Overview
A computed fold for a 732-nucleotide part of an RNA from a Candidatus Thorarchaeota archaeon, annotated as large-subunit ribosomal RNA, domain II. It matches the Rfam family "Archaeal large subunit ribosomal RNA". Its family is annotated with structural constituent of ribosome and ribosome in the Gene Ontology. On this family, see Yusupov et al., Science 2001: "Crystal structure of the ribosome at 5.5 A resolution".
[in-house]
Context: one part of a larger RNA
RNA sequence: CCCUGGGAGUUUCUCUCUGUGGCGAGCUUAAUCCAGAAAAGGAAGAGGCAUAGUGAAAGCGAGUACCAAUAGCUAUGUUUUUUACAUAGUGAUUGGUGAGGGUCGAAAGAUCCUUUAGUCACAGGGUGAAGACCUGAAGCUGAGCGAUCUAAUCCUUGCCACGGUGAAGCUUCUCAUAUGAGAAGUGGAGGCCGGAAGGGAUACUGGGGUGCAAACCGUUCCUCUGAGCAAGGAUUAGGGGCGAAAGACCAAUCUAGCUCAGCGAUAGCGGGUUCCUACCGAAGUGGUGCCACAGACCAGUCCUCUCAGAGACAAGUGGCGCUGUAAAGCACUAAUUGGGGGUUCACCAUCGCGAGAUGGGGGUUCCCUAUUAGACUCAGAAGGUGUCACUAUCGAAGAAGAGAGGAAUCGGGUUUCAAGAAGCAAGUUCUUGAGCCGAAAGAAGGACAAUUCAGACUAGGGUUAAGGACUCUAAAUCCCGUCUAAAGUGUUAAUCUCGAAAGGUGUUUCAAGGCAAAAACAGCGGGGAGGUAGGCUUGGUAGUAGUCAUCCUCUAAGGAGUGUGUACCAACUCACCCGCCGAGCCUUGGAGCCCUGAAAAUGGACGAGGCUUAAGGCGGGUUCCGAUACCCUAGGGGAGUCUGAAAAGACUCAUCCGGUAGGUAGGCGUCCUUAAAAGUUAGAAGUUGGGUCGUAAGAUCCAGUGGACUUUUAAGGAAUGAUAAUCCAGGG
Numbered sequence: 001c002c003c004u005g006g007g008a009g010u011u012u013c014u015c016u017c018u019g020u021g022g023c024g025a026g027c028u029u030a031a032u033c034c035a036g037a038a039a040a041g042g043a044a045g046a047g048g049c050a051u052a053g054u055g056a057a058a059g060c061g062a063g064u065a066c067c068a069a070u071a072g073c074u075a076u077g078u079u080u081u082u083u084a085c086a087u088a089g090u091g092a093u094u095g096g097u098g099a100g101g102g103u104c105g106a107a108a109g110a111u112c113c114u115u116u117a118g119u120c121a122c123a124g125g126g127u128g129a130a131g132a133c134c135u136g137a138a139g140c141u142g143a144g145c146g147a148u149c150u151a152a153u154c155c156u157u158g159c160c161a162c163g164g165u166g167a168a169g170c171u172u173c174u175c176a177u178a179u180g181a182g183a184a185g186u187g188g189a190g191g192c193c194g195g196a197a198g199g200g201a202u203a204c205u206g207g208g209g210u211g212c213a214a215a216c217c218g219u220u221c222c223u224c225u226g227a228g229c230a231a232g233g234a235u236u237a238g239g240g241g242c243g244a245a246a247g248a249c250c251a252a253u254c255u256a257g258c259u260c261a262g263c264g265a266u267a268g269c270g271g272g273u274u275c276c277u278a279c280c281g282a283a284g285u286g287g288u289g290c291c292a293c294a295g296a297c298c299a300g301u302c303c304u305c306u307c308a309g310a311g312a313c314a315a316g317u318g319g320c321g322c323u324g325u326a327a328a329g330c331a332c333u334a335a336u337u338g339g340g341g342g343u344u345c346a347c348c349a350u351c352g353c354g355a356g357a358u359g360g361g362g363g364u365u366c367c368c369u370a371u372u373a374g375a376c377u378c379a380g381a382a383g384g385u386g387u388c389a390c391u392a393u394c395g396a397a398g399a400a401g402a403g404a405g406g407a408a409u410c411g412g413g414u415u416u417c418a419a420g421a422a423g424c425a426a427g428u429u430c431u432u433g434a435g436c437c438g439a440a441a442g443a444a445g446g447a448c449a450a451u452u453c454a455g456a457c458u459a460g461g462g463u464u465a466a467g468g469a470c471u472c473u474a475a476a477u478c479c480c481g482u483c484u485a486a487a488g489u490g491u492u493a494a495u496c497u498c499g500a501a502a503g504g505u506g507u508u509u510c511a512a513g514g515c516a517a518a519a520a521c522a523g524c525g526g527g528g529a530g531g532u533a534g535g536c537u538u539g540g541u542a543g544u545a546g547u548c549a550u551c552c553u554c555u556a557a558g559g560a561g562u563g564u565g566u567a568c569c570a571a572c573u574c575a576c577c578c579g580c581c582g583a584g585c586c587u588u589g590g591a592g593c594c595c596u597g598a599a600a601a602u603g604g605a606c607g608a609g610g611c612u613u614a615a616g617g618c619g620g621g622u623u624c625c626g627a628u629a630c631c632c633u634a635g636g637g638g639a640g641u642c643u644g645a646a647a648a649g650a651c652u653c654a655u656c657c658g659g660u661a662g663g664u665a666g667g668c669g670u671c672c673u674u675a676a677a678a679g680u681u682a683g684a685a686g687u688u689g690g691g692u693c694g695u696a697a698g699a700u701c702c703a704g705u706g707g708a709c710u711u712u713u714a715a716g717g718a719a720u721g722a723u724a725a726u727c728c729a730g731g732g
Base pairs, nucleotide, nucleotide: 001732002731003730004729005728006727011130012129013128015126016125017124018123019122020121021120022119023118026049027048028047032043033042034041053060054059065097066096067095068094072090073089074088075087076086077085078084099114100113101112102111103110104109133272134271135270136269140262141261142260143259144258145257151236152235153234154233155232156231157230158229159228160226162194163193164192165190169186170185171184172183173182174181175180198223199222200221203219204218206217207216238254240250241249275667276666277665278664279663280662285299286298287297288296290295300409302406303405304404305403306402307401311394312393315391316390317389318388319387320386321385322384323383328377329376333373334372335371338368339367340366341365342364343363344362345361347360348359349358350357351356412437413436414435416434417433418432419431420430421429422428442453443452444451457635458634459633460632461631462630463629467625468624469623470609471608472607476622478621479620480619481618482617483616490611491610502596503595504594506593507592508591509590510589511588512587513586514585515584523580524579525578526577527576529553530552531551534548535547536546559574563572564571636657637656638653639652640651641650642649643648668721670718671717672716673715674714675713676712677711678710679709686705687704688703689702690701691700692699693698
């Protein structure tokens, strides 16, 4: 991992609601007893709930009074009948007025209650108490079992090759006052040295790492007469031991052993929770006086049922109100530029013998000028919001509203659109509205939660949407015009995987202005002068360092000079003019495509191939393809109306049939009981293969196998349904 079998909302009681049934101002028995078959049946009224409330208590203690009106029913009339309508009556029920009982209060008044429905049984939904849907802790407590491992201690016993070093003591000799010193020898000390056995475990962070091994193998390394190593026996026990102390060790278990018990500990947390179909269908928000932030409760949102009986208000327009944001502004508040005026100061300087004067500085105030604000506003949008009217939409196939029961949710997301706040920014954070995902499949976007199209009952056929039509790949290598022109730019609806500021005499185009056949623009040839070297300045400056002025003459034209140049000149050049030439030229601004700007790590991405008057961009046109959309046909379900005793049938649905959590409804199957009815050795159950029916759970038939029980219907009752829980047992 697979197969087979097992495997999770149960049971009792309390409370509550719904349904069905009995009786009803009442309803009902419990223990127990009789009887019996362990039934059925009978007795038992003790007790319980209801019939009156209210007040702390003493206590006191309730008009079924009136009005409006509904479903239904009755009568009459209209009507061919039904239906329907009108009138009248009745009327469960509903709403309102008024009154009453209790209490408080001086009163006004406040508050609870009153115009009667309960109770018992059964079934079902839910709450609570219990293990309470199943499974899962680490832990806490108690009673026992452990020191054959290991820690420490005690008793008895055993073991430590060889070599080296050479303490004390002793002997001899020498010196000698000495009980001293020295030398040579002898001797054999030591938690001494090297190193086997033994003990240990430093490094390779080697090998191994489903191992030889739940700690091994190799090399290397430490120690090896000692605080040494070892064997047998014994002692210390779990908040305890033992510890040369590492929280180490106490039987592969230790920051409190193991076994059993309390025990089904508890778990707001993780996992799992078993057949089908139909109808509806959420929330991730507000609050809490919850030790709350993984939870709970209340409200909101969802479902079901009931009452009720005519309006409702998600959208738009308009009228009438409210508002203080954006932008703006400086009239207030708070900042803030420059200037001027006034005033004030036991301020400073100068002048004066002095009073004082003048100037400056500080404070304050006025005027002009210039700026700013989330916690400024003289003013002030869009918008938002309240209400009314109209339109649209919904509503007797039942609106608004009310009540009862059952939930789930209280981690939301969104580079979708419209806005706002914070931030340099972010696939960032926060907020509002709508949509979408969540809980939504299908088609498109290469792939894709939320972008586009579109909301899937089933089957078949057709037509379109978004998006596409060279090939992959269904459909045009379609038509007209134009741009891009070598950048493969591009071949992307958008998001992103972007691509900016700044540039381009790349090219297309638009607009404005100017020049030009009296010849423009470009090119080439010629001229480009005189007063004068203008004045000033200067060492010098003559068109050309600087400064001031910038006239006149001759002319076709030539500046008191556009640039190079010189010490100053000179020289070259330009403006300007003429000639040659012969048709467009110059300037400015805007737009389109394109180019530069443009850098990332293996070779590479328009989805790919590939594409260049496109298969690229822009504009227009026709055709086609393309979805579960739309249309048609057939069928199913749901809702409603009508007929009917029921079963069922007929009709209507443009405005019903996606769906997680969840609510509601109806079914299928398994086992057992009771009753009725059946099958079966002329072959039951089970099982293998096949056919048919049903939306499905499933049902049924045929054949084989098998060899003895089984089924249907109506009720009742459950240890009632498994691909999943690192589920349990067995097998493979």
The full RNA is in RNAcentral, with records from ENA.